Predicted 3D model of RNase P RNA and transfer RNA as a complex of 427 nucleotides. It holds a member of the Rfam family "Bacterial RNase P class A". The family's RNA type in Rfam is ribozyme.
[in-house]
């Protein structure tokens, strides 16, 4: 200097003037109501999709279980997660780095075409032997080699073999024993006279854990107003009819579109230190930050920055993705441009 | 603001338990009939299964992210 990998930040600034939202002072005003008039404050890193996981609240529940849902290598963080950090195995890449994850040896069901076979088999073939003059035929061995398929049942090489085979025996692979490390996933050695066991579980299921429903349009409390008027359901009753019923998460019918809390001090933020590989905790200081009617959060102007475009070189124009609505923790997904940080691999010159 | 759903051809719909090339009606477009036109008869073109990616040998189906569009809500007795 080129290309790239993690990671982590900002999201023009800085006055002025004119508005809108919320809070608050202060005068007029008899209090209110209104006027005026000042101070303070007012979007994001994703507010976004609402995909998980909480706090809150209301309903519902002795307690276990069935069903139904959701998770999935290990161990740890967390208020909890499908989130995070370490690790451990498997693929992918020159690397930096990514990406993936319980059981196919409890059953069950698929596994199209092709192919002899897709789960127990011999299409082509090789090979003894008998029959034939011979082409060839039979009995019986074998699974090496061809074909077929997405996928054929240990891989290769050597020994043997009548051809042929873990049949033997080195190397590698799995499997079972067994001895060491490790919390644990799993990793390393030896040993067989082991090689039996295709694939699918984002199919069915098998194990291991978690999971009551609904959701601030949840809910409270106040005023106002209507018709508790019908159906159905309950209750009384041995059934019916009656009658009762604001006793009922229910339908239709009426009646409101008023006001207050819930509603922003909270698993909050910054800093320093300490503990731990992280993620996270801890302990001390500070710091208060938006809130609605589902409605505000804007315009103008100078001045200074940064890329792009255009250019009469005087300038001029564009500048992402987007917008709070109970509140957090994550995830995903959109998103011009800029800055840091640590690492890789090329090249080149010291 | 919060809850639920739905997407195949222009349109209206199928598609077994994933399995061969995704198929009717309808529209269109050619052709026959007729003097001509409709109907009728005969043959055709209909498609990135909303989009991206994942499992799988193989997706319209199964998973998971995104677009589009439908649908419901409050209080009072």
């Nucleotide at each position: 200097c080129a290309a790239g990998c993690a990671g982590g930040c900002c999201a023009g600034g800085c006055a002025a003037u004119c508005g809108c939202g919320g809070g608050u002072g202060c005068g007029c005003g008899a209090u209110g109501a209104g006027c005026g008039u000042g101070c303070c404050u007012g979007a994001g890193g994703a507010a976004a999709g609402u995909c998980c996981g909480a706090g809150c609240u209301c309903c519902g529940c002795a307690g276990g279980g069935c069903a139904g849902g959701g998770u999935g290598c290990u161990g740890g963080g967390u208020a909890a997660c499908g989130c995070c950090c370490a690790g451990u195995g498997g693929g992918g890449g020159u690397g930096a780095c990514c990406c993936c994850a319980g059981g196919a040896a409890a059953g069950u069901g698929c596994c199209a075409c092709a192919g002899a076979a897709a789960c127990a088999u011999a299409c082509c073939g090789c090979c003894u032997g008998c029959c034939g003059c011979a082409a060839g035929g039979c009995c019986g061995g074998c699974a090496a080699g061809g074909g077929u398929g997405a996928a054929a049942u240990g891989g290769c090489g050597a020994g043997g073999u009548a051809a042929g085979a873990g049949c033997u025996c080195a190397c590698c692979g799995g499997c079972a024993g067994u001895c060491g490390g490790g919390u644990g996933a799993c990793c390393g050695g030896c040993u067989g006279g082991c090689c039996g066991c295709g694939g699918u579980a984002a199919a069915c299921c098998c194990c291991a854990c978690c999971c009551g429903g609904a959701g601030c349009a949840a809910g409270a409390c106040c005023a106002a107003g209507c018709a508790g008027g019908g159906g159905c359901g309950g209750g009384u009753g041995g059934c019916c009819c009656g009658c009762c019923u604001a006793u009922g998460u229910c339908c239709c019918g009426g009646g409101u579109u008023g006001g207050u809390c819930g509603c922003a001090u909270g698993a909050g933020g910054c800093g320093u230190c300490c503990g731990g590989u992280a993620a996270c905790g801890g302990c001390c200081g500070c710091c208060c930050u938006a809130g609605a009617g589902a409605g505000a959060u804007g315009a103008u102007u100078g001045c200074c920055a940064g890329u792009c475009c255009g250019u009469u070189c005087g300038c001029g124009g564009a500048c992402a993705c987007a917008g709070a609505a109970c509140u957090c923790g994550g995830c995903u997904u959109a998103c011009a441009g800029g800055c840091c940080u640590g690492c890789u691999u090329g090249a080149c010159a010291c | 603001g919060g809850g639920c759903c739905c997407a195949u051809a222009g349109c209206u719909c199928a598609a077994u338990u994933g399995g061969u090339c995704a198929g009717a009606g309808u529209c269109c477009c050619c052709g026959g009939c007729u003097c001509a036109u409709a109907a009728c008869c005969g043959g055709g073109u209909u498609g990135u299964u909303g989009c991206u990616g994942g499992u799988u040998c193989a997706a319209g189906u199964c998973c998971a992210g995104c677009u589009g569009g439908g649908c419901c809500c409050a209080c009072c007795a």